[in-house]
RNA sequence: AAAGCAGGCCAGACAAUCGCUGCUUGGUUCGCAAGGGCCAAGGGGAGGAAAGUCCGGACUCCACAGGGCAGGGUGUUGGCUAACAGCCAUCCACGGCAACGUGCGGAAUAGGGCCACAGAGACGAGUCUUCCCAUCGGGUUCGCCCGGCGGGAAGGGUGAAACGCGGUAACCUCCACCUGGAGCAAUCCCAAAUAGGCAGGCGUUGAGGCGGCCCGCUGAGCCUGCGGGUAGGGAGCUGGAGCCGGCCGGUAACGGUCGGCCUAGAGGAAUGGUUGUCACGCCCGGUUCGCCGCAAGGCGGCCAGGCGCACAGAAUCCGGCUUAUCGGCCUGCUUUGCUU
Numbered sequence: 001a002a003a004g005c006a007g008g009c010c011a012g013a014c015a016a017u018c019g020c021u022g023c024u025u026g027g028u029u030c031g032c033a034a035g036g037g038c039c040a041a042g043g044g045g046a047g048g049a050a051a052g053u054c055c056g057g058a059c060u061c062c063a064c065a066g067g068g069c070a071g072g073g074u075g076u077u078g079g080c081u082a083a084c085a086g087c088c089a090u091c092c093a094c095g096g097c098a099a100c101g102u103g104c105g106g107a108a109u110a111g112g113g114c115c116a117c118a119g120a121g122a123c124g125a126g127u128c129u130u131c132c133c134a135u136c137g138g139g140u141u142c143g144c145c146c147g148g149c150g151g152g153a154a155g156g157g158u159g160a161a162a163c164g165c166g167g168u169a170a171c172c173u174c175c176a177c178c179u180g181g182a183g184c185a186a187u188c189c190c191a192a193a194u195a196g197g198c199a200g201g202c203g204u205u206g207a208g209g210c211g212g213c214c215c216g217c218u219g220a221g222c223c224u225g226c227g228g229g230u231a232g233g234g235a236g237c238u239g240g241a242g243c244c245g246g247c248c249g250g251u252a253a254c255g256g257u258c259g260g261c262c263u264a265g266a267g268g269a270a271u272g273g274u275u276g277u278c279a280c281g282c283c284c285g286g287u288u289c290g291c292c293g294c295a296a297g298g299c300g301g302c303c304a305g306g307c308g309c310a311c312a313g314a315a316u317c318c319g320g321c322u323u324a325u326c327g328g329c330c331u332g333c334u335u336u337g338c339u340u
Stems, first nucleotide, its partner, number of pairs: 001336010012278007020045002023042008047311001051322002054320005059183004071179005077089004091105001092103004106174002111172002113168003123164001128156003131152003135148005187235004197226006208218003242261008280308004285303003289300004
C1' cells in the first nucleotide's frame, strides 16, 4: 500500500424567533377547604434501534395441601445472570491460506418407524456374476467339458451406506433439567347526574304537581338513608437488576468496591416549525493555482451556485434476540507486495 477479519462510536452544531407538554417558583383569581383556572420567569422533554412483540424477568390479579402423569420448552462441556431460546470460554464438525465465521452437536446396546435411485438384498436376509465344496444327468479325444440342484459367504458389481449391534432422534421415543394462567386496557382508590335496587317514613281521611300564598284543577306517588355500577378524577408511572469514571478479582461474560450524576413521563397521547451562520456528502460551472502528460486531457486545491443529510417516534419498567438504517470516524488483528 492493497485485499480482508473483528470490535466500538457519531447520527449534524450554534444562535434567533414562534409554538407544544410536564416540573419548580412567583403573581393573580375562584373556592369554607382540598384544590382548580389564567399570566410570567426558570429549567426538563425520544432511540440505537423507541420498531417486530420473538424469548426471559420485575410487578399485579386469579388459581394452587403433598406426590405423580399428561402437555410445552431446553440440550457438547464448564461458567455468567434476577432469568433466558441470551452472553462468555471451551471441545467437536464444517467453511476460509489466515485473522475469523457458522452450528439442527444429549442418547442408535430400551423399543418402534423409515432408508429415494441403483442393486440379488437396505437390517427381514440374500445369490446377479466369479470362486470353493458336495451331488445328479449328459457328452468325451479320458485331460476334462456342458447343464441341474444344494451348501459356503471369499472376491466382483450397485449404492451415501451391503450385515458391521449400519445410518437416521429437525420421525416417534428415552434421559437430564426447567415449566400454573392472564396481563398496566394488569390492579387499586375516590366518585356525580339520570335510571333502576334495598330499607324506613308519609300518602286516595289526597302525597306530589300547576313560579310565593289562597281558591280551583289534577290524581299516585313523595321524602330520607344505604349499597352497586357508569361518566369523570387519582394511584400504579418512572430513582432503576440505573448511568459515568477509577481501582481490584476473573482468559472472558461478569462480579466487588470507591467517587460522581439524575437522565421524558404524555396519556386520543407533547417532544415541532421558520430563518441565519458553520460543518459534511453529491452534482454543475469557473479558475492568472499545483502535479502528471508531446497533446487532448486527468488528479488535486480554491471560489460561486443548486440539491441532499438515513432508518425511524417513547406509552408500566428492565435484560436479550431479530429486522430497518444516508453517510462518516476510530481501534486491534490477518494475508500478500514494496521500501529501509
Molecule: Bacterial RNase P class A
Organism: Cupriavidus pampae